[in-house]
RNA sequence: UCAGAUCAAGAGAUGAUCGCGCGGGUCGAAAGGCUCGUGAGGAAAGUCCGGACAGCGCAGAGCAGGACGAUUGCUAACGGCAACCGCGGGCGACCGUAGGGAAAGUGCCACAGAAACGAAACCGCCGCAUAUGACCAAGUGGGCCCAGUAAGGCUCGUAGGUUGCGGUAAGGGUGAAACGAGUGGGGUAAGAGCCCACAGCCAAUCCGGGUGACCGGUGCGGGAGGUAAACCCCGUCUGCUGCAAGGCUGUCGAAUCAUGCCGUAAGGUGGGUUGCUCGCCCGAUUCGACGAUAGAGCCGCUUGAGGUCGCCGGCAACGACGACCCCAGAUAGAUGAUCAUCCCCGACAGAAUCCGGCUUAUGAAUGGUCUGGCAAU
RNA sequence: GCGGAUGUAGCUCAGUUGGUUAGAGCGCCGGGUUGUGGCUCCGGAGGCCGUGGGUUCAAUUCCCAUCAUUCGCCCCA
Numbered sequence: 001u002c003a004g005a006u007c008a009a010g011a012g013a014u015g016a017u018c019g020c021g022c023g024g025g026u027c028g029a030a031a032g033g034c035u036c037g038u039g040a041g042g043a044a045a046g047u048c049c050g051g052a053c054a055g056c057g058c059a060g061a062g063c064a065g066g067a068c069g070a071u072u073g074c075u076a077a078c079g080g081c082a083a084c085c086g087c088g089g090g091c092g093a094c095c096g097u098a099g100g101g102a103a104a105g106u107g108c109c110a111c112a113g114a115a116a117c118g119a120a121a122c123c124g125c126c127g128c129a130u131a132u133g134a135c136c137a138a139g140u141g142g143g144c145c146c147a148g149u150a151a152g153g154c155u156c157g158u159a160g161g162u163u164g165c166g167g168u169a170a171g172g173g174u175g176a177a178a179c180g181a182g183u184g185g186g187g188u189a190a191g192a193g194c195c196c197a198c199a200g201c202c203a204a205u206c207c208g209g210g211u212g213a214c215c216g217g218u219g220c221g222g223g224a225g226g227u228a229a230a231c232c233c234c235g236u237c238u239g240c241u242g243c244a245a246g247g248c249u250g251u252c253g254a255a256u257c258a259u260g261c262c263g264u265a266a267g268g269u270g271g272g273u274u275g276c277u278c279g280c281c282c283g284a285u286u287c288g289a290c291g292a293u294a295g296a297g298c299c300g301c302u303u304g305a306g307g308u309c310g311c312c313g314g315c316a317a318c319g320a321c322g323a324c325c326c327c328a329g330a331u332a333g334a335u336g337a338u339c340a341u342c343c344c345c346g347a348c349a350g351a352a353u354c355c356g357g358c359u360u361a362u363g364a365a366u367g368g369u370c371u372g373g374c375a376a377u
Numbered sequence: 378g379c380g381g382a383u384g385u386a387g388c389u390c391a392g393u394u395g396g397u398u399a400g401a402g403c404g405c406c407g408g409g410u411u412g413u414g415g416c417u418c419c420g421g422a423g424g425c426c427g428u429g430g431g432u433u434c435a436a437u438u439c440c441c442a443u444c445a446u447u448c449g450c451c452c453c454a
Stems, first nucleotide, its partner, number of pairs: 001373008012342007020039008041348001045359002048357005053242004065238005071083004085099001086097004100233002105231002107227003117180001122172002124168005134162003139158001141156005182198005201223002206217004246299004250290008260269003270282004306325005312319002343346001378450007387403004396434001405421005427443005
């Protein structure tokens, strides 16, 4: 310098004015005013998983259904994440991986091809039989037809081909895939792991390493298509429904309060406010009257598996400890508008019970680490 | 907020143990018939099977993601 790999951060900034939601303070009888604080995201989205929470169900266990699938760890939990292993791709940094079982059973493998997983046998090779047989028959040749040498037609014979039974499975060249162990030799009528030597895959046992998946070696004997994102088998997990869960309810008047308290007793007393009275405020129960049927109001609702910083353990995911902080909570739904200055001229998009993930969308640019090539020192 | 269904030609729909060239009706185009038009007859064109990946020899079909359309579901003393 060129080409690439990977990770991370940020998501216009500042000021002024006006406006909106929520909370605190203050003034006010109330309505409301003033003031202070605070006010969307990395995905708030898709609703694809997992939990918290709530209601219902439930002695316990199992079946069905569903989801998942290498190993070790993390976590409240997960189908998520981290590390590592195997396989595949790349010169490499690195990337992808629904990654148990095809040696339990069933199904499927179109077209082409002899044959598509049961084995069989179309060509080929070989043996036997018949057979100097039968059938078909090109070119050339012989003969005949035609006026005719030619062209055309008919006929005779020939090279050659076809035709039975059995053995074999190496070869054929179709297909995505060919019966599933290649090469050489022996062997045989011809052949074949039929036999031998060497080499390759899975794999029992044993040795070494690793927590483990697995890796490196050894390797008797045995085995051999693909497909389980086909049915299925094995293992693990799993009650159902979801904040539209679920819970609560106004005003006025009258009467009453009693295992307590006061007092010797009779008796009195709802509670609070100053010892008493008045006044004022607030309960519970019963009765009566009034109002209300609106998708009304309130709770659930945002302090939480929370955040920031430091430090420790761990390769990492993550966890322990300490300090500090409070950071939207609407219900027709607030988080906006205008102006000024600056810059790289600003993308995708907006909470609705909450949290952990995944996936998808995202303009222009930035930083770190690493790989390969070229050049220079 | 929660849950379900659908997407195939211009329109309405078929299409299964995954298999050779994805069909039908209406519509469109050309021709015949007719004096002309319609009806009718003959012929033809028109499809990335919503999009992107994966599994498989092979995908409209199986799996995953995504986009669009559409349907259903609450409480109230």
Background: This is a predicted complex of two RNAs, RNase P RNA and transfer RNA, with 454 nucleotides together. It holds a member of the Rfam family "Bacterial RNase P class A". Rfam links the family to the GO terms tRNA processing, dimeric ribonuclease P complex and ribonuclease P activity. The coordinates come from a structure-prediction model, not an experiment, and the mean pLDDT is 76.